[in-house]
RNA sequence: CCCCGAGUGGCGGAAUUGGUAUACGCGGCGGACUUAAAAUCCGCUCCCUUUACCGGGUUAUGGGUCCGAGUCCCAUCUCGGGGA
Numbered sequence: 001c002c003c004c005g006a007g008u009g010g011c012g013g014a015a016u017u018g019g020u021a022u023a024c025g026c027g028g029c030g031g032a033c034u035u036a037a038a039a040u041c042c043g044c045u046c047c048c049u050u051u052a053c054c055g056g057g058u059u060a061u062g063g064g065u066c067c068g069a070g071u072c073c074c075a076u077c078u079c080g081g082g083g084a
Stems, first nucleotide, its partner, number of pairs: 001083007010026003019067001027045006046057003060076005
């Protein structure tokens, strides 16, 4: 320098290949059970705003296409693999 793949909550990892983003698990917090604990069970757990609801934002970053993008296109960044 060229080619290929990947990037999604704190972590792992789904999203039926354009139609409700974050299912499920781990971790964390609270509760039940217990004399106390462990195990088990229940609830909550991205950000902003709010007492709460509502509302808005968010898929590495920035653009584009489209009624509609995590998914398609372009550029850039990072990581991995291959080639010279």
A computed fold for an 84-nucleotide RNA from a Candidatus Saccharimonadota bacterium, annotated as transfer RNA.
Model confidence (mean pLDDT): 80 of 100.
Lineage of the source: Bacteria > Bacteria candidate phyla > Candidatus Saccharimonadota.